[in-house]
Predicted 3D model of a 345-nucleotide part of an RNA (small-subunit ribosomal RNA, central domain) from Candidatus Scybalousia scybalohippi. It matches the Rfam family "Bacterial small subunit ribosomal RNA". Rfam links the family to the GO terms structural constituent of ribosome and ribosome.
Context: one part of a larger RNA
RNA sequence: UUGGGUUUAAAGGGUGCGUAGGCGGACUGACAGGUCUGUGGUGAAAGCGUUAUGCUCAACAUAAUCGAGCCACAGAAACCGGCGGACUAGAAUAUAAGUGGCGCAGGCGGAAUAAAUCAUGUAGAGGUGACAUUCAUAGAGAUGAUUUAGAACACCGGUCGCGAAGGCAGCUUGCGAAGGUAAUAUUGACGCUAAUGCACGAAAGCGUGGGUAUCGAACAGAAUUAGAUACUCUGGUAGUCCACGCUGUAAACGAUGAUAACUAUAUGUUGGCGAUAGACAGCCAGUGUAGCAGCGAAAGCGAUAAGUUAUCCACCUGGGGAGUACGAUCGCAAGGUUGAAACUC
Numbered sequence: 001u002u003g004g005g006u007u008u009a010a011a012g013g014g015u016g017c018g019u020a021g022g023c024g025g026a027c028u029g030a031c032a033g034g035u036c037u038g039u040g041g042u043g044a045a046a047g048c049g050u051u052a053u054g055c056u057c058a059a060c061a062u063a064a065u066c067g068a069g070c071c072a073c074a075g076a077a078a079c080c081g082g083c084g085g086a087c088u089a090g091a092a093u094a095u096a097a098g099u100g101g102c103g104c105a106g107g108c109g110g111a112a113u114a115a116a117u118c119a120u121g122u123a124g125a126g127g128u129g130a131c132a133u134u135c136a137u138a139g140a141g142a143u144g145a146u147u148u149a150g151a152a153c154a155c156c157g158g159u160c161g162c163g164a165a166g167g168c169a170g171c172u173u174g175c176g177a178a179g180g181u182a183a184u185a186u187u188g189a190c191g192c193u194a195a196u197g198c199a200c201g202a203a204a205g206c207g208u209g210g211g212u213a214u215c216g217a218a219c220a221g222a223a224u225u226a227g228a229u230a231c232u233c234u235g236g237u238a239g240u241c242c243a244c245g246c247u248g249u250a251a252a253c254g255a256u257g258a259u260a261a262c263u264a265u266a267u268g269u270u271g272g273c274g275a276u277a278g279a280c281a282g283c284c285a286g287u288g289u290a291g292c293a294g295c296g297a298a299a300g301c302g303a304u305a306a307g308u309u310a311u312c313c314a315c316c317u318g319g320g321g322a323g324u325a326c327g328a329u330c331g332c333a334a335g336g337u338u339g340a341a342a343c344u345c
Base pairs, nucleotide, nucleotide: 004316005315006314007299008298012313014200015199016198017197021193022192023191025087027085028084029083031081033080034079035076036075037074038073039072040071041070042069049065050064051063052062053061054060090190091187092186093185094184095182096181099178102176103175104174105173106172107171108170109153113149114148115147116146117145118144119143120142124135125134161168162167205246206245207244208243209242210241215239219235220234221233222232257312258311259310260309261308262307265290266289267288268287269286270285271284272283273282294301295300318345319344320343327338328337329336330335
C1' cells in the first nucleotide's frame, strides 16, 4: 500500500460557519469532452507470453505471432460531463398563531451569610471520634432592632425545556437570534460534505484596573500518628465576582463525525396541529423506556441504530520510550499545536 476498522480492544476533530475539492433530485433537446465500437498508423532490436522447428532432451537457438499505450479517421449516444429549455418531491423565502432556564444590556426583589452600631443579658461559645489552636468579663456566644456589603438565586424542578458545542434557572423591561407547527403562495436543485481558513469555546491560569460577603490552593497554627510536608479542626493570601484583553485546553463524553433514504411494535412525556362525543386517539418535530428483525467478541445497540445502504470529512495500525526530543509555529508567561528516532519487551 491493499484489505480491515474507529461506544467499551488502537482510532470521531471540543463545536460551528464556510473556501478549494469530492459527491449530487426528476424530464427533455441538441453537442460529443469522458465512455464504447471499427479501421489505419506507431509500438527499434533483444527480452517477456503463445505456437512451431533445430541441436539425442534441456538450457540455448531460429521463425511466426501476440501487445497495453499514443496518434489519426469513421461511427454509437445508455451513462458521466458542459450547454439550452422546462419540473417540484430536496433546499430556501413569505404569511399566521404559538414555544423556550437561547444570547446581550438595564432595573428591581426576598431568604441566607458576614460586619458595624444600639438594646437585653451572663459565662461561656466554638469545634471534634475525643481534644486543642481560636473567640469571650475591655462583656463574647444567644435574642431583638437598625444599617452596610458582596455573592448566589431555596421551593417550583421534572429520564422537563433551550442552545452548534462550551453552556443556560429569582422577577421584570428593552434589543437580538432560533428551531418546530399549520395551510397556502413564491423561487426552481439554489443541495450535502468540507482539507486549508475564520469564529466560538468549562474550569484553572495570565495582563491592566476595580471589587472582596462567602468559600478557599499556598501558608501558619492545633490535633492525629512511629512519622503526617495528608485526611480532621482554627485562621488565611492568591483566586472565587466585574470590565477589557490574552490563553485554547478537559472523562470538551452519547467515550458513538455530518447529511440522506429504508427496516415490527408497545408505552411515557414536551411544543404545535387535527378531530370532537369531557370519549377517541391521528399527524409533524423533539425527548425517554421496553423490544422484533438485524447487528455485535460480548456487554449491549435496536427508527435518537452500534441494523441495511449512499456521499464527504477526520482518525487508527503492538506495549514502553512519548504526546517526550528536535525543528517550525502561536503565546506576556504558563504552555498550546504539529510530532519522531535510538533503545527495549